The prediction has a mean pLDDT of 82. Predicted 3D model of a 593-nucleotide part of an RNA (large-subunit ribosomal RNA, domain V) from a bacterium.

[in-house]
Context: one part of a larger RNA
RNA sequence: CCUGCAGCGGGACGAAAAGACCCCGGAAGCUUUACUGCAGCUUGGUAUUGUUUCUAGAGCUUUGAUGCGUAGCGUAGUGGCGAGGGAUUGAAGCGCGGAUUUUGGUUCGCGCGGACCCGACAAUGAAACAGCCAUCUUCAAAGUUUUAGCGACUCACCGGUUGGGGACCCUGAGGGGAAACCCAACCGAGACAGUGCUUGGUAGGCAGUUUAAAUGGGGCGUUUUCCUCCAAAAGAGUAACGGAGGAGUUUAUUAAGGUCGGCUUAGCCCGGAUGGAAAUCGGGCAGGACGUGCAAACGCAUAAGCCGGCUUGACUGCGAGGCCUACAAGCCGAGCAGGCGCGAAAGCGGAAGUUAGUGACCCGACGGCUUCUUUAUAGGAAGGCCGGAGACACCGGAUAAAAGCUACUCCGGGGAUAACAGGCUGGUGAAGUCCGAGAGUUCCUAUCGACGACUUCGCUCGGCACCUCGAUGUCGGCUCGCCACAGCGCGGGGGUGGAGAAGCUCCCAAGCGUUUGGCUGUUCGCCAAUUAAAGUGGCACGUGAGCUGGGUUCAGACCGUCGUGAGACAGGUCGGUCUCUAUCUGCUGCAGG
Numbered sequence: 001c002c003u004g005c006a007g008c009g010g011g012a013c014g015a016a017a018a019g020a021c022c023c024c025g026g027a028a029g030c031u032u033u034a035c036u037g038c039a040g041c042u043u044g045g046u047a048u049u050g051u052u053u054c055u056a057g058a059g060c061u062u063u064g065a066u067g068c069g070u071a072g073c074g075u076a077g078u079g080g081c082g083a084g085g086g087a088u089u090g091a092a093g094c095g096c097g098g099a100u101u102u103u104g105g106u107u108c109g110c111g112c113g114g115a116c117c118c119g120a121c122a123a124u125g126a127a128a129c130a131g132c133c134a135u136c137u138u139c140a141a142a143g144u145u146u147u148a149g150c151g152a153c154u155c156a157c158c159g160g161u162u163g164g165g166g167a168c169c170c171u172g173a174g175g176g177g178a179a180a181c182c183c184a185a186c187c188g189a190g191a192c193a194g195u196g197c198u199u200g201g202u203a204g205g206c207a208g209u210u211u212a213a214a215u216g217g218g219g220c221g222u223u224u225u226c227c228u229c230c231a232a233a234a235g236a237g238u239a240a241c242g243g244a245g246g247a248g249u250u251u252a253u254u255a256a257g258g259u260c261g262g263c264u265u266a267g268c269c270c271g272g273a274u275g276g277a278a279a280u281c282g283g284g285c286a287g288g289a290c291g292u293g294c295a296a297a298c299g300c301a302u303a304a305g306c307c308g309g310c311u312u313g314a315c316u317g318c319g320a321g322g323c324c325u326a327c328a329a330g331c332c333g334a335g336c337a338g339g340c341g342c343g344a345a346a347g348c349g350g351a352a353g354u355u356a357g358u359g360a361c362c363c364g365a366c367g368g369c370u371u372c373u374u375u376a377u378a379g380g381a382a383g384g385c386c387g388g389a390g391a392c393a394c395c396g397g398a399u400a401a402a403a404g405c406u407a408c409u410c411c412g413g414g415g416a417u418a419a420c421a422g423g424c425u426g427g428u429g430a431a432g433u434c435c436g437a438g439a440g441u442u443c444c445u446a447u448c449g450a451c452g453a454c455u456u457c458g459c460u461c462g463g464c465a466c467c468u469c470g471a472u473g474u475c476g477g478c479u480c481g482c483c484a485c486a487g488c489g490c491g492g493g494g495g496u497g498g499a500g501a502a503g504c505u506c507c508c509a510a511g512c513g514u515u516u517g518g519c520u521g522u523u524c525g526c527c528a529a530u531u532a533a534a535g536u537g538g539c540a541c542g543u544g545a546g547c548u549g550g551g552u553u554c555a556g557a558c559c560g561u562c563g564u565g566a567g568a569c570a571g572g573u574c575g576g577u578c579u580c581u582a583u584c585u586g587c588u589g590c591a592g593g
């Protein structure tokens, strides 16, 4: 070295199970003051549903009453007919009582009375309640219809008892038990209840769903549309959870619009009473620093800045041609027609120095057109045409309408994306070097060393997200070790603020060694007793196909806290299945060649 046998289990990111953690997409179960529904419960109406007293209301009919501007014998409702009407079937007048009232009267009943009373004629817009017919306002009585309510009834409907009928079952053949349903009588209740249709309410009891995305993993936070600047690399455009700020308007009885005319701001210097660093006045300088309704940028003196006069172009119908641009949008615009404003005129004017001040389609309160359409016509209604408030801020707006939990979970995927380990980095951490302010009585460097500068390491906490999610098992302990040296002990040296001893500091050196207990799951740490010493690290924070399973990290349960709740908590607590017969490689032992 080869072969075999017996072993061990370091590796084959070993086998097993399309990772259960995490994220993305989907589903399911559960919750609720998410949304929308549905059972259920409840409310009103109506049908089944009939009779009736009283009370209240309404309609109709009959009878009776009622009606006051001024003038006028006077309380003249309205329209018409009309020259006569009422009265011994009791007129005028008087007395008593009732109703009404504008307090003047009107009207009714009874009694006395015993023959007259009213009208036509004058005044009035209209003529007689003399008489008759119709009708209106208001009031009373009666009748009728109807509504509501408190009651009453019996015939629907409902319940009970008894009797009759009516399947069958057990049997010891003697007998015993017996439902639905039907009929009758009586009792109770009674037009209620019950039931059908319909209306409003309530309704996680049940159902279907929704519950945004971006994101140096996800969650929490923040953001989401528009404007200005930088980034942006001198055309345009250009990203990040890059750096800074703003908008969701304002302005017409002093316009911040149009036009015509006029003016020049801020600052500095010099001079001047109170008067000062700045008030107001005069002269000069340079020039755009002031001002512009509001952010910023760019403009602006011919002013776009400031002041005044007159005004409404902050118009209607269009629009050649362009800018920008995936689309849809957005923006600029000469010129033409109409009718205007200002100006002597030329001219200027379709809002504002410019760039933010916003919302598609559908629906549409409201306004306008009556020139449109339908309803035969007129009116009215509905539609149409033009304008138009109203919001989607997740701001190109999924729906008319929407929140959560899952450790009981499931499926499809991802190393496109987190937790372990590795890798890169080295902010943080550890170690070292330089400088030397200072401490060290004096003296930087025996020893220590501020403020700083430069390296090394890859051990801590991180950053990144590069292999692995069709699985790389995670803390600690046990067992077994191998290595580095930045050396804990034993060894050899230099310096010393080294007398000796004991120390301090630096250099060389990895050969050997580096304890046992108590508490805790602990690593660590504290404590106790020793020791020459009780080193620091690496090996997937060495080692679970070697062991354990105390901790963490499934399903059960309790407490605290949070949550309306389902549930949640790097809060605590008790409990909780650790599989693998070794093919290759590696190593150990033995045997043979």
Stems, first nucleotide, its partner, number of pairs: 001593008010585003014580002022414006028406004034209005040202003044198005050153003054149012067136001077135005084118003093112008158188008168177003212224003221241001225247006248395001249293001250352002257311007265289001267285005291300002294357001296355003315338004321332003327396001340349003363390001366387004372383004421468001422466001423464003427461001429457006438448002475550001476548003480542001481539005488513003491508006515529005556574004560569003

The sequence was found in a public genome assembly.